[in-house]
RNA sequence: AUCGAUAAAGCCACACCCGUCGUGAGGCGGAGCCGGAAAGCCACGGGUCUGGAGGUACAGACAGCCGGGUUGCCGAAA
Numbered sequence: 001a002u003c004g005a006u007a008a009a010g011c012c013a014c015a016c017c018c019g020u021c022g023u024g025a026g027g028c029g030g031a032g033c034c035g036g037a038a039a040g041c042c043a044c045g046g047g048u049c050u051g052g053a054g055g056u057a058c059a060g061a062c063a064g065c066c067g068g069g070u071u072g073c074c075g076a077a078a
Base pairs, nucleotide, nucleotide: 002078003075004074011036012035017030018029019028020027021026034064040070041069042068044067045066046065047062048061049060050059051058
């Protein structure tokens, strides 16, 4: 470096619920514990979704859909 344990220390936080912001997809905070080795970050490609349109164009959302980029904790086996 690759790799990823029935390991350890920490970390993140689906659904549901509460508050709040947004027309909406959804965001943020709390709670939660389905899960995660990048479930950290970036909308670059694809995809899905919303608004609008009327099937275009446009404006947005999702990084916990896939790929890509970038940074990074731990260290058994191979």